[in-house]
RNA sequence: AGAGUUUGAUCCUAGCUCAGAAUGAACGCUGGCGGUAUGCCUUAUACAUGCAAGUCGAACGGCUCUUUAGCAAUAAAGGGAAGUGGCAAACGGGUGAGUAAUACAUGGGAAUCUGCCUAUCAGUAAGGAAUAAGCGCCAUUAUGGUGCAAAUACCUUAUACCUUCUACGGAAGAAAGAUUUAUCGCUGAUAGAUGAGCCUAUGUCAGAUUAGAUAGUUGGUGAGGUAAUGGCUCACCAAGUCGAUGAUCUGUAGCUGAUUUGAGAGAAUGAUCAGCCACAAUUGAACUGAGACACGGUCUUUACUUCUACGGAAGGCAGCAGUAGGGAAUAUUGGGCAAUGGGCGAAAGCCUGACCCAGCAAUACCGCGUGAGGGAUGAAGGCCUGUGGGUCGUAAACCUCUUUCAACGAAGAGAAUAAUGAUAUUAUUCGUAGAAGAAGCUCCGGCUAAUUCCGUGCCAGCAGCCGCGGUAAGACGGAAGGAGCAAGCGUUAUUCGGAUUUACUGGGCGUAAAGAGUGUGUAGGUGGAAAAGAAAGUUAUAUGUGAAAUCCCGGGGCUUAACUUCGGAACUGCAUAUAAUACUUCUUUUCUCGAGUUUGGUAGAGGAUGAUGGAAUUCCUAGUGGAGAGGUGAAAUUCAUUGAUAUUAGGAGGAACACCAGCGGCGAAGGCGAUCAUCUGGGCCAAUACUGACACUGAGAUACGAAAGCGUGGGGAGCAAACAGGAUUAGAUACCCUGGUAGUCCACGCCCUAAACUAUGAAUGCUAAAUUUCGGGAAUUUAUUUCUCGGUUUUAAAGCUAACGCGUUAAGCAUUCCGCCUGAGUAGUACGAUCGCAAGAUUAAAACUUAAAGGAAUUGACGGGGGCCCGCACAAGCGGUGGAGCAUGCGGUUUAAUUCGAUAGUCCGCGAGGAACCUUACCAACUUUUGACAUAUUUGUCGUAGGUGUAGAGAUACAUCGUCAUUUCGGAUGGACAUUUACAGGGUUGCAUGGUCGUCGUCAGCUCGUGUCGUAAGAUGUUGGGUUAAGUCCCGCAACGAGCGCAACCCCUCUCUUUAGUUGCCAACAGGUCAUGCUGGGAACUAUAAAGAUACUGCCGGCGUUAAGUCGGAGGAAGGUGGGGAUGAUGUCAGAUCAUCAUGGCCUUUAUGAGUUGGGCUACACGUGUGCUACAAUGGUGUCUACAACGGGUUGCAAACCAGCGAUGGGGAGCUAAUCCUUCAAAAGACAUCGUAGUUCGGAUUGCACUCUGAAACUCGAGUGCAUGAAGCUGGAAUCGCUAGUAAUCGCAAAUCAGAACGUUGCGGUGAAUGCGUUCUCGGGCCUUGUACACACUGCCCGUCAAGCCAUGGGAGUCGACUAUAUCUUAAAAUAGUGAGCUAACGCGCAAGCGAGGCAGCUAUCUAUGGUAGAGUUGAUGACUGGGGUUAAGUCGUAACAAGGUAGCCGUAGGAGAACCUGCGGCUG
Repeated sequence: AGAGUUUGAUCCUAGCUCAGAAUGAACGCUGGCGGUAUGCCUUAUACAUGCAAGUCGAACGGCUCUUUAGCAAUAAAGGGAAGUGGCAAACGGGUGAGUAAUACAUGGGAAUCUGCCUAUCAGUAAGGAAUAAGCGCCAUUAUGGUGCAAAUACCUUAUACCUUCUACGGAAGAAAGAUUUAUCGCUGAUAGAUGAGCCUAUGUCAGAUUAGAUAGUUGGUGAGGUAAUGGCUCACCAAGUCGAUGAUCUGUAGCUGAUUUGAGAGAAUGAUCAGCCACAAUUGAACUGAGACACGGUCUUUACUUCUACGGAAGGCAGCAGUAGGGAAUAUUGGGCAAUGGGCGAAAGCCUGACCCAGCAAUACCGCGUGAGGGAUGAAGGCCUGUGGGUCGUAAACCUCUUUCAACGAAGAGAAUAAUGAUAUUAUUCGUAGAAGAAGCUCCGGCUAAUUCCGUGCCAGCAGCCGCGGUAAGACGGAAGGAGCAAGCGUUAUUCGGAUUUACUGGGCGUAAAGAGUGUGUAGGUGGAAAAGAAAGUUAUAUGUGAAAUCCCGGGGCUUAACUUCGGAACUGCAUAUAAUACUUCUUUUCUCGAGUUUGGUAGAGGAUGAUGGAAUUCCUAGUGGAGAGGUGAAAUUCAUUGAUAUUAGGAGGAACACCAGCGGCGAAGGCGAUCAUCUGGGCCAAUACUGACACUGAGAUACGAAAGCGUGGGGAGCAAACAGGAUUAGAUACCCUGGUAGUCCACGCCCUAAACUAUGAAUGCUAAAUUUCGGGAAUUUAUUUCUCGGUUUUAAAGCUAACGCGUUAAGCAUUCCGCCUGAGUAGUACGAUCGCAAGAUUAAAACUUAAAGGAAUUGACGGGGGCCCGCACAAGCGGUGGAGCAUGCGGUUUAAUUCGAUAGUCCGCGAGGAACCUUACCAACUUUUGACAUAUUUGUCGUAGGUGUAGAGAUACAUCGUCAUUUCGGAUGGACAUUUACAGGGUUGCAUGGUCGUCGUCAGCUCGUGUCGUAAGAUGUUGGGUUAAGUCCCGCAACGAGCGCAACCCCUCUCUUUAGUUGCCAACAGGUCAUGCUGGGAACUAUAAAGAUACUGCCGGCGUUAAGUCGGAGGAAGGUGGGGAUGAUGUCAGAUCAUCAUGGCCUUUAUGAGUUGGGCUACACGUGUGCUACAAUGGUGUCUACAACGGGUUGCAAACCAGCGAUGGGGAGCUAAUCCUUCAAAAGACAUCGUAGUUCGGAUUGCACUCUGAAACUCGAGUGCAUGAAGCUGGAAUCGCUAGUAAUCGCAAAUCAGAACGUUGCGGUGAAUGCGUUCUCGGGCCUUGUACACACUGCCCGUCAAGCCAUGGGAGUCGACUAUAUCUUAAAAUAGUGAGCUAACGCGCAAGCGAGGCAGCUAUCUAUGGUAGAGUUGAUGACUGGGGUUAAGUCGUAACAAGGUAGCCGUAGGAGAACCUGCGGCUG
């Protein structure tokens, strides 16, 4: 510090996810030791049991025990327990329920109290009356009555200061003693310290779908009350007080020092430790006291629990342990007061679950160990393997050594000292034995370090995100190996970070989410120039404070570290004081540039009202006229002989204003368009004077606000939602047509929304130029005029932007203010509230779902987008197919098998260029198992092959004959056979592959280097203007070059030349024959086959850019690539082939292999492709007759001749071929006949008889002769080929092959027609445009319906919770009053008694709980119901994306199964 994820790729926006750190954690697997910390986060739920607050005899009386002295009484000393009394119990310990301020933090303050403690001053005098315990008595079991009786308990009196009160005269107020002595106490007062109370400023979570709250409320006066101020309380008076700087209400929450994280700013948290607060089962209340409204005190209430003799009592673990429950989850009913601290005491001491220790837990942090050195044959074994080996791996074994920790034995500090040690089997040290007792967890597709094998086969499963898994999974499971961390490792949860993803530091708003529809304007925010003053902000310094701990730095102590300790710094804050005055602020004075006013002009569909006008539509009346009109893609509905349409004249009525008219004008926006008049708003220009910052923005507020819609009343010509009819269609609730109502118009009142758009808030300043046009002004040289102010349009610089683009009218550079945004969907929806007559508008969520959604641009592909161009693509022609019969292939069916593959174009006379056996892969039967075939190997033998015979369908079996070669003489070599083991062999996957092939397509394309442009994908080049068959060439150009293609080079063919002369040729010469190059000879010609030549737009003319080229012409055998062939770019189709071959994986191995015989591939209701033959007279038949070329031939071609009607047979000359054979070419031609018929057409089918090949023609060959003589008379929709030696037509040859072509491949003979042209069909190329497509239109995608699941709204209601109000009841307590009952202290009185004072009781006020009533808020649930989301392969359509086939979208209204359709207005996205 970043990374992954939207796309074919790119940039951006934006979310999701990951890597880090942390935790009071939990879970899974595993677990050696020690140190230091930490340990109910959930039910403030309920609690058994034990303990957690006592102490003092030096305050007191009595009782009692022991000891000593004494005969005893008694005295002294020591101890015990209860009581009176004192102090403590308000600390310490726990918890976080409540509390958003009676709290906390920081700072300040005045009207207070403070036991014990410290210091100072003064005092401590005189009396009295009770009472507990105890002991008597009475009564009896009760916590009784009564008598005696103590004090540092209680009361009175005296005295009293520097105390309090005061009317300034005065008045009031204290004490306690103990002791042998020191002394310890007690009382009053002052001061301090400590602690506490009170007031105040600032800060302290979320919600406005909580906007008004408040009645002791706010203030005053007086009184009461308190330690003290104060509505704290009361009486009276006033009507205030708080609140958009967020009151009130609701929800949540103890606050802080700090902790975690972070670069920081921040964000989250508030365990342990420390400070403060609150609470003690629940509610209320007071008492005592210095201090409490009191955790282990009291009273009351409620709930719960326990005991009970049923009368009544008792209780409060949120103290320490512990139990139950809850929960994912959190420990021992331990030891000790030795230390520290606390209470009491003079002290010894007692008490102390505070505390110190121990126990449990890897809960966290820190440290240590599980051995070290040597050791290669790189052992065995595992795994992998290319079979060579590699790896685990010096790892192990083995040898040598060490002993931390743990174990055992011994010694033994310090905490504490005069003494006291729970911890403690302490820390630590020494010794003993032995490598001995001690390693796991997660991961290995990318992010992210680390890979292979096997298993599985979209199953099982994994997954943080992207995503893996459908038979070769580095992603699942196992293994081996590897990586990481390590007594832990992973997972889960939570927080911060990354996230600049709420942006103060530090973001945005034209199109990605985001500028309010527009103005006016309140609060608020911000604000021009100069001067003076103040000093609030600001800056500096000083002081106080900011607890300690923590963090940081530097030291110290534990062996180190964690930990701990000391010092420093820091705590960024708050307050006070002093100083400074540039800026902001405040006060005062002044200025004119901002703003406004005045004067004069000026343009304008600016607004409102009234009046007027012409054109057109429609309707009415009348005339003319006479059959149609209207409407459409085509029609129909409709109108019309009762006279339409058309036309003429007249009239009625409503609405809108052609031309002018212009990205022209005006207005804040919506919007505004005939003419005239009246009223009225704003702008601009010029020049003068005036005011003197009067300004900008603008939350709320308020005004305006298209269309549609609503209400009332008018109006209604045209148009026209709804509706009706006609068409279209599979349907057509639409598009088209004919009608047509609301509405559109007016007045008044509502509604308040639009793609209300420049998708761009308002204002101000600054930053190149040029241009269009509107309004005004100025100047001159009077015209290509120039300058200037305000609008308007288009280019474009700098700059900005993700890009597109913006660019003085900014989306640039800056300032001010407002509004708005934070992934997509749910949803601008629900609920609530406000507004509205309604429709609805405004405000505005969540659950849940999801990893994307989105913007701009790029390359393709596509379009029922556009432009250009080509092709037997259409058109123009010729001939076919589709109908018949047959051949052949395929499908289907059948079958034991009908082997397999190909099977849109790009399968189907295809693999197969030739299935009777073989082929053959299929079926049945019979056999066989190292095999029919290959290599190696173990062991053995020496024969085998072959012949003959028997059995058998045959393979095979048996018998018999037959007994190897070389040799270095070696069970040596070769060969053969048998045997053993490795293996052979076969099947499957063309979606694991190589190779080969098809197709687009012989289409003109496909790329690269360097440069340039762009953030990039990419672009440029390759586009443009011409031209070409062509990315062919030329010109231009930020491109310049190059490669693969095109063309050419190659082959055949057309013309000519040269050379050559056999087997070919023969013109001239000669010879010869019935005849023939037959012979001599020739090399002219043809032909053969070698080498050459020729054609290049070269020449002329037109056109064209002086180009490329094109058109025409000449010459030429041939003219514009002369004709044909071979040649097939980058790539596409997971195209075809594992059955040509090769090959990975998988399966099989007495079978899915091999052999044999027979059968099948040849089946046959049917469908179909490709062909052949025909349907006839341009023909058939008969007779006669002419002219080829390519090829093939010794396992062959085969002549002559003979036989046969013929197929063919006999025969065997010649030929290894320019020699011989195949080999008579046929159509054509001549003559004759047939006469339009199912024929003298056509030949299928069938019968008989033959021929040939072959072991073998039954299934299942071809041919011949005779006989038979089917369908068929030119073929529906549709469809194929062909542009010249082509189509059509005619025959010939070859490959395969024993035999078996109507197929295939070649060859020649005869030999046409047509092409206007590119509108249309199909295919293709280039450019451009749109795109929501990229598996690329066979794309994408919308909604209803049906089904499953999920969350949610409404809902008659039902059940709770909380809050406030009103009212009733009043517990305990307090206060006031009363107090006839009771009453020791003081006073009076001789006494009795009286008085003062007090208590109980009663009354009143107040009031917890409880009851009642109607509310509000909120939660759960609810028949039914609404929409929403989601779920590979359901239904209906096809709304959107291309002009998406009716351009789409926005608002509104109506309609419709559904997407949607239609009307009105708006937008261009």
Molecule: small-subunit ribosomal RNA
Organism: uncultured Rickettsiales bacterium